[in-house]
Context: one part of a larger RNA
């Protein structure tokens, strides 16, 4: 790891409800007795149950409240013991699992500190104090040389350590090796014997250390502590089937009430759909109220100005109530108001079967069944972490595979076909079986099951097959409006003048720095000049006019596809291949395509403890009901059979199946526990 074997809803007492049969002249007995034991029997204490009602006195089919039978509340009746099964209490109460906390007890041969007594510290430096000498003095101090041998002194083995590297790391080892390293006369190391004991010691203090154990040691014991945690929890089939919400909660990952399930009654009924009526309003809309805001007008008040000795008086290109006119905006505004939902009401069904009718046929009547439900009780669960999409808010940044509400799907608990793969999108809900048929979604070149089908347009980016704002004589429609044979648009030729360098300003200012004004004149046309350009002229161009050609030619709003705008670390943004349709937009026709549906067959569940070649149903987690198999022991009952037997009679044991009882009853999971390999 595998394999085998063991492993987990039990017992006892009490209440509750349901089946089952007992008595119902109500039912029933408890301890105890019960001459072998267990029963029968005996035992009527007691308990339910025949009456409620009020706190109670009490009244009583009543009674309680109360001034009141005014009205209300509760009553106006009811079986009991047993066993069998659910299922609550209360006990270890489905099985393992804690750290923990209590009581007694064993430990200081490891280890900390104490304490008796004992033991070790190679050699080698350094050279305190004090002494001796000379040397100095009055005499010390003071100097020199020797002597001396002092240090938690210095280098450095034995010894005692453990700052550092490496190896080791299923180790030669549950702390070492190897290299170098620090102390080595001291607060040194160390033998032996003693002390100190767990709510405690002992500690040069690291919460260290107390025998590989230490924020409280080990041993037994309370004791199967508790565990809202966590894992498990053991044969088959058939119905039905969930929640992840809302209230509270020392409550949030747990529970109690409601709500959704099952499963057994009662009652009562169509349900969907169509019309109709309503009220209530969220969208819109609207300003009539609450608030907001924008401008006009008229101007309470107010600020400035003026005149006044003051009262006042006058003015105002400020501000600015209130009001009117004229436009806005609101989850917390509404004079209004849809769609939808809501409530009510009105019409309205379909299949079989049987019976009567019927000559058949249509077609009529009774009887019954099936095809939605709701209400309201008993008794019993799970669930009370939800995920994503769609729609309508809130928060957020109209971020988020965010987060929170309502509402509707899916998913959970739903396989199956499509989305290349892809729980929550689409399509569609799997009782079985077939080498049968149509279809859904979505496809039909190939890969890959189906037309390289029609027909009509677009698109040249491989756009399709990842994105804007912006930007463009792309392209193909469509609307508008101007010029245009009395000659357009473009290109070419030619002209584009004169008063005047208008005035002003200015250093200059001459079409062409700025200001002001923009006139007359010749023309066929020319601006007191569109742009370069100079220092200021001067040069070039434009409008504007003719000449040449010979039909359109400009603006301007839209619609379709398309271009740009567009940079990521392997090639990676159609699934591949490739396609210019195998792209897009429209037309039509076939086809392929799912466990839908149809067909043929079988099976079950409801109706139905009558049937139907009736009907209607059979996914399915948590949960519920319901029908059975097997294992062990035991009763009862018996079939065969070994081995024996010379045949054959009798009596008996053993005994699979059957039938009934009764549980140590049913493994693949529990880092389960034993045992093998």
């Nucleotide at each position: 790891g595998c394999c085998g074997g063991c492993g987990a809803c039990u017992c006892a007492u009490a209440g509750g409800c349901a089946g089952u049969g007992g008595c119902u002249u109500g039912g029933u007995u408890a301890a105890g007795g019960g001459a072998a034991c267990c029963c029968a029997c005996c035992a009527g204490a007691g308990c339910c149950g025949u009456a409620g009602c009020g706190a109670a006195a009490g009244c009583g089919a009543g009674u309680c409240u109360u001034u009141a039978u005014a009205g209300g509340g509760c009553a106006a009746u009811u079986g009991u013991g047993a066993c069998u099964g659910c299922u609550u209490a209360u006990g270890g109460a489905c099985c393992c699992g804690a750290a923990c906390c209590u009581g007694g007890g064993u430990g200081a041969u490891u280890u900390a500190u104490c304490u008796a007594u004992g033991a070790c510290c190679a050699g080698g430096a350094u050279g305190a104090a004090g002494c001796u000498u000379g040397g100095g003095u009055g005499a010390a101090a003071c100097u020199a040389a020797g002597u001396g041998g002092a240090g938690g002194u210095c280098c450095g083995a034995a010894c005692c350590g453990a700052a550092u590297g490496a190896u080791g790391u299923u180790g030669a080892a549950a702390a070492a090796c190897c290299a170098g390293c620090a102390g080595a006369u001291g607060a040194g190391u160390u033998g032996u014997g003693g002390u100190u004991a767990g709510g405690g010691g002992u500690g040069a203090a690291a919460u260290g250390c107390c025998a590989c154990u230490c924020g409280a040691a080990c041993c037994c014991a309370g004791a199967g502590c508790u565990a809202g945690c966590u894992g498990g929890u053991u044969c088959u089939c058939c119905c039905c089937g969930a929640a992840a919400u809302g209230c509270g909660u020392u409550g949030a990952g747990g529970c109690g009430c409601a709500g959704c399930a099952g499963u057994u009654g009662a009652c009562u009924g169509g349900g969907c759909a169509u019309c109709u009526a309503g009220g209530c309003u969220a969208a819109a809309a609207g300003c009539a109220c609450u608030g907001u805001u924008u401008c006009g007008g008229u101007g309470c008040g107010g600020g400035c100005c003026g005149c006044g000795a003051g009262a006042g008086c006058g003015g105002u290109a400020c501000c600015a109530a209130a009001u009117c006119a004229a436009g806005g905006c609101a989850a917390a505004c509404u004079c209004u108001g849809a769609a939808u939902a809501c409530u009510a009401g009105a019409u309205a069904u379909g299949a079989c079967c049987u019976c009567a009718a019927a000559a058949u046929a249509c077609c009529u009547g009774g009887g019954g069944u099936c095809a939605a439900g709701g209400u309201c009780g008993g008794c019993u669960a799970g669930u009370g972490a939800g995920a994503c999409g769609g729609u309508g808010g809130g928060g957020g940044a109209u971020a988020a595979g965010c987060u929170u509400c309502a509402u509707c799907g899916u998913c959970g608990a739903g396989a199956g076909g499509g989305a290349a793969a892809c729980a929550g999108c689409c399509c569609g809900g799997a009782u079985c079986a077939c080498c049968a048929g149509c279809u859904a979604a979505g496809g039909c070149c190939u890969c890959u099951c189906a037309a390289u089908g029609u027909c009509c347009g677009c698109u040249c980016a491989g756009u399709g097959a990842u994105a804007a704002a912006g930007g463009a004589g792309g392209u193909a429609g469509g609307g508008g409006u101007g010029c245009a044979g009395a000659g357009g648009c473009a290109a070419c030729c030619a002209g584009g003048a004169g008063g005047u360098u208008u005035g002003c300003c200015u250093a200059g200012a001459a079409g062409c720095a700025g200001c002001c004004a923009c006139c007359c004149u010749u023309g066929a046309a020319a601006g007191a000049g569109u742009g370069c350009g100079u220092a200021a002229u001067a040069g070039c161009u434009c409008a504007c006019u003719g000449a040449u050609c010979g039909a359109g030619c400009g603006c301007u709003c839209u619609u379709g596809c398309g271009c740009u705008g567009a940079a990521g670390a392997u090639g990676a943004a159609c699934g591949g291949g490739g396609a210019u349709a195998a792209g897009c937009g429209a037309u039509c026709u076939g086809c392929c395509g799912a466990a839908u549906c149809u067909g043929u067959g079988g099976g079950a569940u409801g109706u139905c403890a009558a049937a139907a070649c009736g009907c209607a149903u059979c996914g399915g987690u948590a949960g519920g009901g319901g029908a059975g198999c097997g294992u062990u022991c035991c009763g009862c009952c018996u079939a065969a059979g070994g081995g024996g037997c010379a045949a054959g009679a009798a009596a008996g044991a053993c005994g699979a199946a059957g039938c009934g009882g009764a549980a140590g009853c049913g493994a693949g999971a529990a880092u389960g526990u034993c045992g093998g390999c």